[in-house]
The RNA shown here (transfer RNA) has 73 nucleotides and comes from a Clostridia bacterium. Rfam family: tRNA. It was read from a public genome assembly. Model confidence (mean pLDDT): 80 of 100.
RNA sequence: GCUGGUGUAGCUCAGCUGGUAGAGCAAUUGAUUUGUAAUCAAUAGGUCGGGGGUUCAAAUCCGUCCACCAGCU
Numbered sequence: 001g002c003u004g005g006u007g008u009a010g011c012u013c014a015g016c017u018g019g020u021a022g023a024g025c026a027a028u029u030g031a032u033u034u035g036u037a038a039u040c041a042a043u044a045g046g047u048c049g050g051g052g053g054u055u056c057a058a059a060u061c062c063g064u065c066c067a068c069c070a071g072c073u
Base pairs, nucleotide, nucleotide: 001072002071003070004069005068006067007066010025011024012023013022019056027043028042029041030040031039049065050064052062053061
């Protein structure tokens, strides 16, 4: 330099053919317990890596940039 892949909650990851974002763990609160742990219930937490474009509508499609990984030279 070229090619491909990944980027979504604190962490690990889903999200189908574009229809307005979820799970598990972790956190907080409550119940239970003499107390802790465990268990049960609830809550909070996201400008979907950044900007742009297409569209009535974009995590999803297009393009560009950034970071990381792999391959080729």